[in-house]
Molecule: transfer RNA
Organism: Candidatus Dojkabacteria bacterium
RNA sequence: GCACCCGUAGCUCAAGUGGAUAGAGCAACGCACUCCUAACGCGUAGGUUGUAGGUUCGAUUCCUACCGGGUGCG
Numbered sequence: 001g002c003a004c005c006c007g008u009a010g011c012u013c014a015a016g017u018g019g020a021u022a023g024a025g026c027a028a029c030g031c032a033c034u035c036c037u038a039a040c041g042c043g044u045a046g047g048u049u050g051u052a053g054g055u056u057c058g059a060u061u062c063c064u065a066c067c068g069g070g071u072g073c074g
Base pairs, nucleotide, nucleotide: 001073002072003071004070005069006068007067010026011025012024013023019057028044029043030042031041050066051065052064053063054062
């Protein structure tokens, strides 16, 4: 330099061929339980879906450029 893959919550990951309030587990916080703690149970909060544009009635999903990470080739 070229090709391909990935980027979604603090962490690890979902989200059939675009469709309505973007979810789960762990972590955090609160409650309950307990003599206390842990575990288990219930609940709460937490997201400009890497950035900027475009297509569309509608984009996490499609298109373009860029940023970051990885793999392969040279």